A computed fold for a 529-nucleotide part of an RNA from an uncultured bacterium, annotated as small-subunit ribosomal RNA, 5' domain. RNAcentral holds the full RNA, with entries from ENA and SILVA.

Context: one part of a larger RNA
C1' cells in the first nucleotide's frame, strides 16, 4: 500500500458500494413459477339479468350457464430461463486458437398444403375401499388430446422399378360470390393458430494444438487396456458398446499414486519484471438430503418433476404415509464475525395470453451495520487586565492563551413548517389517413385530442422560522519515529514491534500538566505484495 475484516475506545450527517470467507450443519413459518375460457366439456363459489313462490314491497327461497367471470378437469405453452452454492473436479473442466461426423422450441424468409372419417377418456353422475395419502368399479360427455384414409414435383429410404410419411382449428366482421333465399351459413374476408420442407438466427452436442497447485520419503502403470474387422446405438465422429483378429498404448519432457483447488476476465502490490488472490459484478463449469435410475420433452438425466435404496424429521386407528431453504427473508448450532419473517410489480426484463391483464423474494426501492470510499459539518471575525483556575518555577516569572470571557457577525448540516421536478415509455376514448377488402365493416400500421398509471416518497431541489444554538475523539511523546516536565513506585508494579527500560531523582512504569499525529475516527490484531 491493501482487505468481504475481527477486536477496544470514541461516534453529528449525507452520497455511492458491500455485508456467513465457519458447518455443501439441521431446519419451524410464510412467500420464490405460472398462464391461457380466443383449444374443450362445463359451472362449485361471487355478481348481474330473466323465470317462479312466498309475502313485511324490497327482501327471503327455489329454477336458469343467459351475461360478467371461474374452483376443479381435459388439452397447450412455461416450469431445462431467471435465483442459490462451490460439495466435488488436477479434467477437454477452464483458458485460447482451430476443426467436422450433429442437433436448434420460440423467432425471421421462401415455397406448398390445412380434404374426409373414427374410437376412447378426464370431469360430472351412481356406487366401494381406506384413519389418511389416496384408490377401484359402472354409466355417460368434449376438444387445437388421441387414432387411420386421402394427397404430397419438396423430404427419408432404395435392389432406382418403386416404397414410406402430414395437419386443426379458434376469433372479429359481412352479404360481393355460392347455398339455403326474412336473416343467416358449411359462403366471402382477416387475423391468430396448425402440416410438410428449405435457408438464416439463436442456443446447445462432440473433436483437437497449446497453457493450467505441490509431492519421487509415490517408479512403474494398463485389459476394453491399444490398434482392426464386423454390427449395435446416438441427433452426431468414436471401444461408446459387443463378438472376433493383433499385442498393443502410457512413462524421468514425471505416467500412475497421494495432498489441495471450481477455472478465467479480473482484484491486491509493484517503477516494471514478478508475487498474492479469485467476495461483489461477468463468461464457462458443477452440484441440488446422500447414492443410482430413466420417464417426458426442441432442450434435462430436471434445486421448489418422478421411481428405487439409504440416514434424518414429522403423522398414523400400526395396516401405511409425508419432506428436503446451497431461492427470498427468519430460526437454531457452528464461530473473532456478516442485516428485515420489510414495499412495490412503478421501471428494466422474463413466463403465458390477440389483447386488457395474470404471475414473477429476478429486479426496483426501503430497513440494519463507520465494513469501506468521497464530500460537508461540529462555527466566523475580533478581543490582553496577557482575567480565573491548572501545572512547572532559581518565587522574580514562565505555561496553557486570542485560548476562553466579552463584543459584532453568519446559520451550511440537524429541526420545524410550506411548496415541488425527473425516473411515464405505456395503456384507453374521441377522431383523421395508409394498408387490406366486395366494403364505409373488422383488423393492423400511423398521426391528432383529450385522460391516464409511481413500491420509492415526509423524494432530490427550493423557500421561510429560530437560535452557536443539537455534534471531538483515539493514539503516542528513550532512539529507531514528530512530539518533555513533576509527582507516585524503588528489578516491586510494570512496559515492550526491535534495541531495551524498572534496584529511590525513570523524558521508557502510573498519573497530572503541556505537546506531536491523525480527525468521526483512531489504535490493535490478523493476512497480502
Nucleotide at each position: 500500500a491493501u482487505u468481504g475484516a475481527a477486536c477496544g475506545c470514541u461516534g453529528g450527517c449525507g452520497g455511492c458500494a458491500g455485508g456467513c470467507u465457519u458447518a455443501a450443519c439441521a431446519c419451524a413459518u410464510g412467500c420464490a413459477a405460472g398462464u391461457c375460457g380466443a383449444g374443450c366439456g362445463g359451472u362449485a363459489g361471487c355478481a348481474g339479468g330473466u323465470c317462479c313462490a312466498g309475502u313485511u314491497u324490497a327482501c327471503u327461497g327455489g329454477a336458469u350457464g343467459c351475461u360478467g367471470a371461474c374452483g376443479a378437469g381435459c388439452g397447450g405453452c412455461g416450469g431445462a430461463c431467471g435465483g442459490g452454492u462451490g460439495a466435488g473436479u488436477a479434467a477437454c473442466g477452464c483458458g485460447u486458437a482451430g476443426g467436422a461426423a450433429u442437433u436448434u422450441a420460440c423467432c425471421u424468409a421462401g415455397c406448398a398444403g390445412u380434404g374426409g372419417g373414427g374410437g376412447a377418456u378426464a370431469g360430472c353422475c351412481c356406487g366401494g375401499g381406506g384413519a389418511a395419502a389416496c384408490u377401484c368399479g359402472g354409466a355417460u360427455u368434449a376438444a387445437u388430446a388421441c387414432c387411420g384414409c386421402a394427397u404430397a414435383g419438396a423430404c427419408a429410404c432404395u435392389a432406382a422399378g418403386g416404397u414410406g410419411g402430414a395437419a386443426a382449428g379458434g376469433u372479429g366482421g359481412c352479404c360481393u360470390c355460392u347455398u339455403c333465399a326474412a336473416g343467416a351459413a358449411a359462403g366471402c374476408u382477416a387475423u391468430c393458430g396448425c402440416u410438410g420442407u428449405u435457408a438464416g438466427a439463436u442456443g446447445a452436442g462432440c473433436c483437437u494444438g497449446c497453457g493450467u497447485u505441490g509431492g519421487a520419503u509415490u517408479a512403474g502403470c494398463u485389459a476394453g487396456u491399444u490398434g482392426g474387422u464386423a454390427g449395435g446405438g446416438u441427433a452426431a465422429a468414436g471401444g461408446c458398446c459387443u463378438a472376433c483378429c493383433a499385442a498393443g498404448g502410457c512413462g524421468a519432457c514425471g505416467a500412475u499414486c497421494c495432498a489441495u483447488a471450481g477455472c478465467u476476465g479480473g482484484u491486491c502490490u509493484u517503477a516494471g519484471a514478478g508475487g498474492a488472490u479469485g467476495a461483489u459484478c461477468a463468461g464457462c463449469c458443477a452440484c441440488a438430503c446422500u447414492g443410482g435410475g430413466a420417464c417426458u420433452g426442441a432442450g434435462a438425466c430436471a434445486c421448489g418433476g418422478c421411481c428405487c435404496a439409504g440416514a434424518c424429521u414429522c403423522c398414523u386407528a400400526c395396516g401405511g404415509g409425508a419432506g428436503g431453504c446451497a431461492g427470498c427473508a427468519g430460526u437454531g448450532g457452528g464461530g473473532a464475525a456478516u442485516a428485515u419473517u420489510g414495499g412495490a410489480c412503478a421501471a428494466u426484463g422474463g413466463g403465458c395470453g390477440c389483447a386488457a391483464g395474470c404471475c414473477u423474494g429476478a429486479u426496483c426501492c426501503a430497513g440494519c451495520c463507520a465494513u469501506g470510499c468521497c464530500g460537508c459539518g461540529u462555527g466566523u471575525g475580533u478581543g490582553a487586565a496577557g482575567a480565573a483556575g491548572g501545572c512547572c518555577u532559581u518565587a522574580g516569572g514562565g505555561u496553557u492563551g486570542u485560548a476562553a470571557a466579552g463584543c459584532a457577525c453568519u446559520u451550511u448540516c440537524a429541526a420545524u413548517a410550506g411548496g415541488g421536478a425527473g425516473g411515464a415509455a405505456a395503456g384507453g376514448u374521441u377522431u383523421g389517413a395508409a394498408g387490406u377488402u366486395a366494403a364505409u365493416a373488422c383488423c393492423u400500421u400511423u398521426g391528432a385530442u383529450c385522460u391516464g398509471u409511481g413500491a420509492c416518497g415526509u423524494u432530490a431541489c427550493c423557500u421561510a422560522u429560530a437560535g452557536a444554538a443539537g455534534a471531538a475523539g483515539c493514539a503516542c511523546c528513550g532512539g529507531c519515529u514528530a512530539a518533555c516536565u513533576c509527582c507516585g513506585u524503588g528489578c516491586c508494579a510494570g512496559c515492550a514491534g526491535c534495541c531495551g527500560c524498572g534496584g529511590u531523582a525513570a523524558u521508557a512504569c502510573g498519573g497530572a500538566g503541556g505537546g506531536u499525529g491523525c480527525g468521526a475516527g483512531c489504535g490493535u490484531u490478523a493476512a497480502u505484495c